[in-house]
RNA sequence: AGGAACCUCUGGAGAAUCUCUUAAGUGAGUGCCGAAGGUGCAAGGCGUGAAUGGUACGCUGAAUCUCUCAGGCAAAAGGACAGAGCGGACGAA
Numbered sequence: 001a002g003g004a005a006c007c008u009c010u011g012g013a014g015a016a017u018c019u020c021u022u023a024a025g026u027g028a029g030u031g032c033c034g035a036a037g038g039u040g041c042a043a044g045g046c047g048u049g050a051a052u053g054g055u056a057c058g059c060u061g062a063a064u065c066u067c068u069c070a071g072g073c074a075a076a077a078g079g080a081c082a083g084a085g086c087g088g089a090c091g092a093a
Base pairs, nucleotide, nucleotide: 002090007085008084009083010082011081016030018029019028020027031073032072033071037069038067040065044060045059046058047057048056
């Protein structure tokens, strides 16, 4: 040179403003949603047994997939992700 995190701005989906209850989204119930976080695994890689059949078992192993633990189901807030800015861990010479 390049350049991560944090932070700021902009955009940002889904699903009951359900029922009962409470001073209060306080508590309970039923039905739903996936895009905070978290769970699961394909190829591949590694190990062990086996002994040439690339077979068995174990570990590792991504997502906007999957599960729905958590979270959410008017608005607000939050929000993966995307764009811009800030920043300068790391790092070439």
Record summary
Glycine riboswitch aptamer, 93 nucleotides, folded computationally. Its mean pLDDT, the model's own confidence on a scale to 100, is 78. It matches the Rfam family "Glycine riboswitch aptamer". About the family: This family represents the bacterial glycine riboswitch. Gene Ontology term of the family: glycine biosynthetic process.